[in-house]
The prediction has a mean pLDDT of 88. A computed fold for a 350-nucleotide part of an RNA from a metagenome, annotated as small-subunit ribosomal RNA, central domain.

Context: one part of a larger RNA
């Protein structure tokens, strides 16, 4: 290379966007590059193969043939691919009319609760645990009432319910804004799919600068427990958690399942539309599009399972795997303020 694979055995990039490249609907005509057929030339000798011969045989060797599966030129064929031209509308997109939504960004507003402050009532306890103690409290705590301050998060609704490419998104209102779904005409006319590099987004923790700081709370201090207790439990508590600007770029970033298209039994539940029917409405029923689940047949699979949301049947494109350890280490490169990230071996050993 051929070949086999990637849910759980090694293996799907965290997710998107898109460059090159690869692949690409339908009709007609042209061309004849790929493709196919014939011809001509060439394809040194030796080797390999076949036949005949020479050394007693074989190895070895002489002669003849075939072959050299290749290349070039030429003549033809035109189904498929390519290229050129003109079309088409089933893919894709645009417009129009509707629809649902915690999709994103900014600004403002609200109530419950915790904590703190002030004042009133009130008095000896409160708190905490398995039991305690540290802690708080006669300088008046806990409890309770009124007022005020500040920060963070938004109960019920809430749902294997919705939206988003993923990360993720949940109080309310306004402004700006992305995507999706349905309908039917109209328009464009293959404008498509994938995507090496590139670029962008990317939980939490962490970093830089400036704010903020109620609650929680790494580190740390104390009290317990224990043989010990650098823990689990309790009392405190700093970074952090929050905001603004900039970095970091990782995760069991998981459906451990890359994206696209087509096809392949049923049953059932939920979300969003549309059409028909029921005289109208509501509620139903039927059909249809789209999304999210469950059960299950064929098939697939080592089994578990999966099964129109495929792990089935096929095609196109990308990524990745090739025994365990050494090791995601060393080294080089590159990115980062740093922590470190990305790329990524070998010796040796079993």
């Nucleotide at each position: 290379c051929u070949g086999g694979g990637c849910a759980u055995a090694a293996a799907g990039c965290g997710c998107g966007u898109g460059u090159a490249g690869g692949c690409g609907g339908u009709g007609u005509g042209g061309u004849a590059a790929g493709u196919u057929a014939g011809g001509u030339g060439u394809g040194a000798a030796a080797u390999c193969c076949c036949c005949c011969g020479g050394c007693u045989u074989a190895a070895c060797u002489g002669g003849g043939g075939a072959a050299c599966u290749g290349c070039a030129c030429u003549u033809a064929a035109u189904a498929c691919u390519g290229c050129c031209a003109c079309g088409c509308u089933a893919g894709a997109g645009u417009a129009c009319a509707g629809g649902a939504g915690g999709g994103g960004a900014g600004a403002g507003u609200g109530g419950a609760a915790u904590u703190c402050c002030u004042g009133g009532u009130g008095u000896a306890g409160c708190g905490g645990u398995g039991a305690a103690a540290u802690g708080c409290g006669u300088a008046g705590a806990u409890a309770u009432c009124a007022g005020g301050a500040g920060g963070a998060a938004c109960g019920c609704c809430g749902g294997u319910g919705g939206c988003g490419a993923a990360a993720g998104c949940g109080a309310c209102u306004c402004u700006c804004u992305g995507g999706c779904c349905u309908g039917c005409u109209a328009c464009u006319g293959a404008c498509g799919c994938u995507g090496a590099g590139g670029c962008g987004c990317g939980a939490a923790a962490g970093c830089u600068a400036g704010g903020g700081g109620a609650g929680c709370g790494a580190a740390c201090g104390g009290g317990a427990u224990u043989a010990g207790a650098u823990a689990c439990c309790c009392c405190g508590g700093u970074a952090g958690u929050c905001c603004u600007a900039g970095c970091c770029u990782u995760a069991a970033a998981c459906g451990a399942u890359g994206g696209g298209u087509a096809c392949u039994a049923a049953g059932u539940a939920g979300g969003g539309g549309a059409a028909g029917u029921u005289u109208u409405c509501a509620c139903g029923c039927u059909u249809u599009c789209u999304c999210u689940g469950c059960u299950g047949g064929a098939g697939c699979a080592a089994a578990u399972g999966u099964a129109u949301u495929a792990a089935g049947u096929a095609c196109c494109c990308c990524g990745c795997c090739u025994g365990g350890g050494g090791a995601g280490u060393a080294u080089g490169g590159u990115c980062g303020c740093a922590g470190g990230g990305c790329u990524g071996a070998a010796a040796c050993u079993c």